[in-house]
RNA sequence: GCGUCUGUUGUCUAGUCUGGCAGGAUUCCAGCCUUCCAAGCUGGCAACCCGGGUUCGAAUCCCGGCAGACGCA
Numbered sequence: 001g002c003g004u005c006u007g008u009u010g011u012c013u014a015g016u017c018u019g020g021c022a023g024g025a026u027u028c029c030a031g032c033c034u035u036c037c038a039a040g041c042u043g044g045c046a047a048c049c050c051g052g053g054u055u056c057g058a059a060u061c062c063c064g065g066c067a068g069a070c071g072c073a
Stems, first nucleotide, its partner, number of pairs: 001072007010026004020056001028044005049065005
């Protein structure tokens, strides 16, 4: 340099093919429970790598860029 794949809450991850309320686990916060702690139960906070395009509507489709992994040279 070229090609392929990946990028989603603090962390791990589903959803992307086939556009339609961003879901789950965990962390954290509050409450309940307990003599206290832990465990358990209930509730809450928090995310689509960046820019542009298409569309009534984009995590999802298209273009460009950034970062990472792998392969080729």